[in-house]
RNA sequence: UCCAGAUAAAGGCAAACUUAUUGAAAAAUAAGGACGCAAAGCUACGGGCCUAAGGCUAUUUGCUAUGGUGGCCGAGUUACCAAA
Numbered sequence: 001u002c003c004a005g006a007u008a009a010a011g012g013c014a015a016a017c018u019u020a021u022u023g024a025a026a027a028a029u030a031a032g033g034a035c036g037c038a039a040a041g042c043u044a045c046g047g048g049c050c051u052a053a054g055g056c057u058a059u060u061u062g063c064u065a066u067g068g069u070g071g072c073c074g075a076g077u078u079a080c081c082a083a084a
Stems, first nucleotide, its partner, number of pairs: 005081001012037002017032006035071001041077003045074003048069003054064003
């Protein structure tokens, strides 16, 4: 340095839920709050999943992402610590 990650240390992030705002919705942002996380830091490139304003079809309903999800997975990239 790389791979790897503990009965170590210093720390970090923040699920559900509540309030307010934005949005058609999914959801996002801020505050509170901690389920958990060794990348639960960042990036929508691939897959999966969620929503359906608009569009299409049917005229009961259904399909569809250009929207979203990085705490669904893969991938790219950056990074603290010091045991095996």
Molecule: c-di-GMP-I riboswitch aptamer
Organism: Siminovitchia fortis